Background: A computed fold for a 72-nucleotide RNA from a Chloroflexota bacterium, annotated as transfer RNA. Its Rfam family is "tRNA". Rfam's curators write: Transfer RNA (tRNA) molecules are approximately 80 nucleotides in length. The family's RNA type in Rfam is transfer RNA. The sequence is in RNAcentral, with records from ENA.

RNA sequence: CGCGGGGUAGUGGAGCGGUACCACGCGGGGCUCAUAACCCCGAGGCCGGACGUUCGAUUCGUCCCCCCGCAA
Numbered sequence: 001c002g003c004g005g006g007g008u009a010g011u012g013g014a015g016c017g018g019u020a021c022c023a024c025g026c027g028g029g030g031c032u033c034a035u036a037a038c039c040c041c042g043a044g045g046c047c048g049g050a051c052g053u054u055c056g057a058u059u060c061g062u063c064c065c066c067c068c069g070c071a072a
Stems, first nucleotide, its partner, number of pairs: 002070006010024004018055001026042005048064005
């Protein structure tokens, strides 16, 4: 330098045009003599950045940044 995959909540993942979900973790409550387990509720996301396409972009396109891999 070339090619491919990825970047989404504190962590790990799903979602691939129309209100962004799940698990764990965190906070509160319930249950219990108590703790764990279990049940309920809640907080926490400008979806890596910029620009385009579109009525509308996490999703499509271009460029850039970062991570992983392949080839040289």